Glycine riboswitch aptamer, 89 nucleotides, folded computationally.
It was read from a public genome assembly, where an Rfam model found it.
Its Rfam family is "Glycine riboswitch aptamer". Its family is annotated with glycine biosynthetic process in the Gene Ontology.
RNA sequence: CCGUCAGGUUCGGGAGAAUCCGGUGAAAGCCGGUGCCGAAGGAGCAACCGCCCCGGUAAACUCUCAGGCGCAAGGACCGUUCCUGGCAG
Numbered sequence: 001c002c003g004u005c006a007g008g009u010u011c012g013g014g015a016g017a018a019u020c021c022g023g024u025g026a027a028a029g030c031c032g033g034u035g036c037c038g039a040a041g042g043a044g045c046a047a048c049c050g051c052c053c054c055g056g057u058a059a060a061c062u063c064u065c066a067g068g069c070g071c072a073a074g075g076a077c078c079g080u081u082c083c084u085g086g087c088a089g
Stems, first nucleotide, its partner, number of pairs: 001089001003087006011079003018034001020033005035069003041065001042063003048056003
C1' cells in the first nucleotide's frame, strides 16, 4: 500500500400486526380486557463435537418472556463515511 474479517461511528434504505373495547383524566397519560405481529433484546433445537451419562454449539426456523400493532419513534438487516484491531500478501 492492497485485500479480507470483526467492533465502533456518519449518512441513506428498512417489514409485519387494533387509530380495538371498558374505566379514569382538562390533556398528556395511567389501569384493566380481548384479538394480533416478529426484525431490538431473550429463550429453544438438527447435523456436528466431546467415548458414555451428560454437556457444548446456528439462523431471517420455532416460542412470544420482553418489545410492538395510525403518524412519528424504534427496528434485525443492507449499502456507505471515518476510526480501531485481527489475518493474508